Predicted 3D model of RNase P RNA and transfer RNA as a complex of 431 nucleotides.

RNA sequence: UGAGGUAGAUAGACAAUCGCUAGACAUUCUUUCGAGAAAGGUCUAGAGGAAAGUCCGAGCUCCACUCGGUAGGAUGCCCGUUAACGGCGGGGCGGGGUGACCCGACGGAAAGUGCCACAGAAAUAUACCGCUGUAAAUCAGUAAGGGUGAAAAGGUGAGGUAAGAGCUCACCGCAUGGGCGGCAACGCGCAUGGUCCAGGUAAACCCCAUCCGGAGCAAGGCCUAAUAGAGGUUAUCGGUUUCCGAGACGGACCUGGGUUGGCUGCUUGACCCUCUCGGCAACGUGGGGGCUAGAUAGAUGAUUGUCAUUCCAAAAAACGGAACACAGAACUCGGCUUAUAAUUUACCUCAGUCU
RNA sequence: GCGGCUGUAGCUCAGAGGAUAGAGCAUCUGUCUUCGGAACAGAGGGUCGGGGGUUCGAAUCCCUCCAGCCGCGCCA
Numbered sequence: 001u002g003a004g005g006u007a008g009a010u011a012g013a014c015a016a017u018c019g020c021u022a023g024a025c026a027u028u029c030u031u032u033c034g035a036g037a038a039a040g041g042u043c044u045a046g047a048g049g050a051a052a053g054u055c056c057g058a059g060c061u062c063c064a065c066u067c068g069g070u071a072g073g074a075u076g077c078c079c080g081u082u083a084a085c086g087g088c089g090g091g092g093c094g095g096g097g098u099g100a101c102c103c104g105a106c107g108g109a110a111a112g113u114g115c116c117a118c119a120g121a122a123a124u125a126u127a128c129c130g131c132u133g134u135a136a137a138u139c140a141g142u143a144a145g146g147g148u149g150a151a152a153a154g155g156u157g158a159g160g161u162a163a164g165a166g167c168u169c170a171c172c173g174c175a176u177g178g179g180c181g182g183c184a185a186c187g188c189g190c191a192u193g194g195u196c197c198a199g200g201u202a203a204a205c206c207c208c209a210u211c212c213g214g215a216g217c218a219a220g221g222c223c224u225a226a227u228a229g230a231g232g233u234u235a236u237c238g239g240u241u242u243c244c245g246a247g248a249c250g251g252a253c254c255u256g257g258g259u260u261g262g263c264u265g266c267u268u269g270a271c272c273c274u275c276u277c278g279g280c281a282a283c284g285u286g287g288g289g290g291c292u293a294g295a296u297a298g299a300u301g302a303u304u305g306u307c308a309u310u311c312c313a314a315a316a317a318a319c320g321g322a323a324c325a326c327a328g329a330a331c332u333c334g335g336c337u338u339a340u341a342a343u344u345u346a347c348c349u350c351a352g353u354c355u
Numbered sequence: 356g357c358g359g360c361u362g363u364a365g366c367u368c369a370g371a372g373g374a375u376a377g378a379g380c381a382u383c384u385g386u387c388u389u390c391g392g393a394a395c396a397g398a399g400g401g402u403c404g405g406g407g408g409u410u411c412g413a414a415u416c417c418c419u420c421c422a423g424c425c426g427c428g429c430c431a
Stems, first nucleotide, its partner, number of pairs: 001351010012307007020046006027039002029036002048326001052337002055335005060216004072212005077091005092106001093104004107207002112205002114201003128146002130142004154172006173196001174193004179188003220264004230255005236246004257430002271290005277284002309323004356427007365380004373411001382398005404420005
C1' cells in the first nucleotide's frame, strides 16, 4: 500500500418562528369551598437500534387445578450462566478458509416398521460381461477387473492361488475389553477379534431423555349512562318426580340487538451510568450516583437560515445544484430474526514494497 | 392481541419425495371460408412468492423472510 477477519460507536449539529402531548407552578373564571370538566400564560420533559416481525422465554392479571398417566407440542454433544429460554458463554467433535477466523437441527439406523425412482444382472439382495479348471461345456470354482448408480457385504499394499477371495500378513478403519487424562462431551495409547454381523434415510413413522395447565392489558378492577342489562336451552335447586316451578346482583351454550364512555392497570424497573471484587467468559457480589415518553385514533412536528457529511467533480479550493438511510412507542422486560444511507474506533490476518 | 388459510402459465385450478411440472380458458400459427366466427391441427408461454437447509433427488419435508385473505374478542 492492497485485500480481508472480529468486536463495537454515531444515527447530523445550532439558532429563530409557528404548533402538538404530558407534568409542575401561579393568575382569571366557576364553585356545593373539597375542587374543577373552562381560559390564556411561564417553566420542564417528549421514540429506536431495531420502537418492526410476533419467532422463543418470563413478569403481571384472571380462570382452572387431588394425584398419576395418555394424547399433543417443543428441545436434543458436554459443562456453565440466568427469573426463564429454543438465548448467551466456554469447551468437545465435524466441516470450510493460506490465515485472522467462520459455520453446524450435533441423541438413537445391532428396538421395530416404511422408502430407496431411473439405470443396473442384482438395492439389502446378487452374478450380466468377465477370470480359472477340464479336450470342451449349459458343469464346477470365483468376486480381482469392467459396466450401472447417490449407494453394490471395509480400504491400500504384499504374499498366496488354477483363477481369486480377510484366504494369510502389515498399516488404516470397525467392534469388544480394560488403562491413563478430563467434572463431562471427549482425547491418548494398549490388548483381543478376519464368523469384521454386513448401506443410506429419523427436517419418514418411531424409540429414548428433558420440559410444557389455559388465556391474554380488548388481561383484570372501579364508576357513570341505559337500547332488547333481551329471548331460548341447560348445568343446578325445590316439589305432589312421564310432570311442574325457580334458574338470580351470578355458570355454560345458541339466537338476536347494541357500543366503540371515563378512571385505573401505566410506567421505579430481573432499570440506567460508574467504580471495586470473583470468574477465561456469559454472568454474579458490594458501594456511589441518576429518573429517562405515557399518547388513545393515537402527541414527539413543520418552515427558514448557518454549518457538517457525501455526490455532480476533475490535483486542490471557491461558487452552484442534489442527496442525507431503515423506520416510528401502545402493559413491561430478556433474547432471536429481519431492514438500514453515511461516517468512524480498536485489535488481528494474508500478500507486496521499503528501511 | 390471538388463531387459521393461501401464494404453481395472462386467468381459474390439479399436482401429497422420483416428470422435460400438467388441465381448461386465453394468446399465436396453419387448414377451412369471399371475409369473419365456429370447428380441426399444431405451437409458444413457468424464478412453482424470495432466500437457506435436509435428501442421491424438493412444487412437495424443515427453517426464515415477503405479500394477501379470513375468523375471534367488548356489553362496563